Small-subunit ribosomal RNA, central domain from an uncultured bacterium, 351 nucleotides, folded computationally. The coordinates come from a structure-prediction model, not an experiment, and the mean pLDDT is 87.
[in-house]
Context: one part of a larger RNA
RNA sequence: UUGGGCGUAAAGAGCUCGUAGGCGGUCUGUCGCGUCUGCUGUGAAAACCUAGGGCUUAACUCUGGGCGUGCAGUGGGUACGGGCAGACUAGGGUGCAGUAGGGGAGACUGGAAUUCCUGGUGUAGCGGUGAAAUGCGCAGAUAUCAGGAGGAACACCGGUGGCGAAGGCGGGUCUCUGGGCUGUAACUGACGCUGAGGAGCGAAAGCAUGGGGAGCGAACAGGAUUAGAUACCCUGGUAGUCCAUGCCGUAAACGUUGGGCGCUAGGUGUGGGGCACAUUCCACGUGUUCUGCGCCGCAGCUAACGCAUUAAGCGCCCCGCCUGGGGAGUACGGCCGCAAGGCUAAAACUC
Numbered sequence: 001u002u003g004g005g006c007g008u009a010a011a012g013a014g015c016u017c018g019u020a021g022g023c024g025g026u027c028u029g030u031c032g033c034g035u036c037u038g039c040u041g042u043g044a045a046a047a048c049c050u051a052g053g054g055c056u057u058a059a060c061u062c063u064g065g066g067c068g069u070g071c072a073g074u075g076g077g078u079a080c081g082g083g084c085a086g087a088c089u090a091g092g093g094u095g096c097a098g099u100a101g102g103g104g105a106g107a108c109u110g111g112a113a114u115u116c117c118u119g120g121u122g123u124a125g126c127g128g129u130g131a132a133a134u135g136c137g138c139a140g141a142u143a144u145c146a147g148g149a150g151g152a153a154c155a156c157c158g159g160u161g162g163c164g165a166a167g168g169c170g171g172g173u174c175u176c177u178g179g180g181c182u183g184u185a186a187c188u189g190a191c192g193c194u195g196a197g198g199a200g201c202g203a204a205a206g207c208a209u210g211g212g213g214a215g216c217g218a219a220c221a222g223g224a225u226u227a228g229a230u231a232c233c234c235u236g237g238u239a240g241u242c243c244a245u246g247c248c249g250u251a252a253a254c255g256u257u258g259g260g261c262g263c264u265a266g267g268u269g270u271g272g273g274g275c276a277c278a279u280u281c282c283a284c285g286u287g288u289u290c291u292g293c294g295c296c297g298c299a300g301c302u303a304a305c306g307c308a309u310u311a312a313g314c315g316c317c318c319c320g321c322c323u324g325g326g327g328a329g330u331a332c333g334g335c336c337g338c339a340a341g342g343c344u345a346a347a348a349c350u351c
Stems, first nucleotide, its partner, number of pairs: 003323004007305002012319001014201004021194003025088007033081002036076007048066007091191001092188003095184005103177007110154001115149007125136002162169002206247006215241002220236004258318006266296012300307002324351003333344004
C1' cells in the first nucleotide's frame, strides 16, 4: 500500500458551529460531460502469442499475422450519475396554538448551620483518639441564653427524575435570553447530511491584577504511631477554595461506544404532550400515538463479557483515528502561553 479494524485487546477528536470538499428526495423536458457502443487513425522496434523459414536439432534467429486494456477524431444510444430549465412536497425550515424544565446571564433576597465579637448565667475542665498528647481554659473556657458581624453552601422536596452540544446545572423572586416537545398544516420549496483546515465553548488545578476570607484546607509547624514515618490519626495552619476581569485548554472531558438517515419481535416502569373510549362533570382509569429516560428480552451480532428500536443488528453517506511492547506522548523543530506547560511529533537502541 491493498486490506482489516476502533465498548473492554492498538484505535471515536472533550463538545459544538461552520469554509473547501464528499454525498444527496419525487416528476418532466433538454444537453450528451461522465457512462455504453460502432468505425477510423495512432498505439516505434524488441519482448509476448501464433503460422512458416534459417543454422544437423534446440536455445538462438529471420519473415508474416495477432496482441497492445490507452489516447484522439467521428457516427449512434440516453437508463443511471451530472449540467441547465420547469414543477412537486414525503426531507429541512418558518408561521400559528399550546407545553415541561436545577438550560444560560444579571440584580435583589431568605432561613438553618459553622466561626468570631459583645453581654448574661455558670465553674473546672474542654477538646481529641484505638489509646494519648500537642492545643484551648481561673486573664473564666466548654455548656447555655440574648444581641451583633461576616463568608460560603443551599437540608427536606430529590427521584436508574428534569434540562443542556459537551463541560455542566439545585433555596426564593424579578428582568433579559437559548433550545426542546406536542398539535395544526397556513407559508417556503431540497434551502439537506457530514465536515479537512478554521472559529467558539470547555470540570478541577494553575497563572495575572484588584477585592474577599466563615468553614475546609495542598505546603508548613507541632503531637502521636513506628525500626524509621518526609504518611495514614490528632491539634493548628498559608496558598487556594469565593467575586470581578483576563489567561491556561487539559481530564477515567467515559456510555472508555463520532455524526446523520432508513429498516429489523416483544414485555415492563417512568418524565413531557396529543387523540379516542368510559365517567352527568372533574379527577382516577383503559386503549392508542409522538417524544425523552431506565430495566428485561427474540432474531442477529460478538473472542467472550455482553449489545439488542437509546444496537455493539441490517444497510447507505461523511469525518476522525489504529497498525507489536519499551524508548515516548519523549527529543528536535515549529506554533501557542506571563509562566506552568499545551498542540504537532520522530529516531538510535532494545525485547